[in-house]
């Protein structure tokens, strides 16, 4: 010195669905309260097609998340899942410390 794995600053990146009821509205699509369900997350306040904060995941070793996609099969009341699409296109980092493995140089015996 290189490599890897962990702390830890610091920053950045991303989603926030489904189902029952109730009231309201409404041509139709809805609004909101309660309950519930599936994940790590379905919070919260405010000037509510968005903003801000907070958990909580992901950060190129990159399936976090986004695009095709209001896809396609399976299965479910739905979403969730599980196959496929597909390791397809895109996608946000730097720094301290530690520890482990390898190597390279110096000094003593």
């Nucleotide at each position: 010195c290189a490599u890897c794995u962990c702390u830890c600053g610091u920053c950045g990146g991303g989603g926030u669905g489904c189902c029952g009821u109730c009231u309201c509205a409404u041509g139709c699509g809805g609004a909101g309260g309660c309950g519930g369900c599936u994940g790590a997350g379905a919070g919260g306040c405010g000037u509510u097609c968005c903003g801000c904060c907070a958990a909580c995941c992901c950060g190129u070793c990159g399936a976090a998340c986004c695009u095709g996609a209001u896809c396609c099969g399976g299965c479910u009341c739905g979403c969730a899942c599980c196959g496929g699409c597909g390791g397809a296109g895109g996608g946000a980092a730097c720094g301290u410390g530690a520890g482990a493995u390898g190597g390279g140089c110096c000094g003593c015996g």
Overview: Predicted 3D model of a 109-nucleotide RNA (TPP riboswitch aptamer (THI element)) from Alsobacter soli. The source organism's lineage runs through Bacteria, Pseudomonadati, Alphaproteobacteria, Alsobacteraceae and Alsobacter. The prediction has a mean pLDDT of 78. It matches the Rfam family "TPP riboswitch aptamer (THI element)". Its family is annotated with thiamine pyrophosphate binding in the Gene Ontology. Rfam describes the family as follows. Vitamin B(1) in its active form thiamin pyrophosphate (TPP) is an essential coenzyme that is synthesised by coupling of pyrimidine and thiazole moieties in bacteria.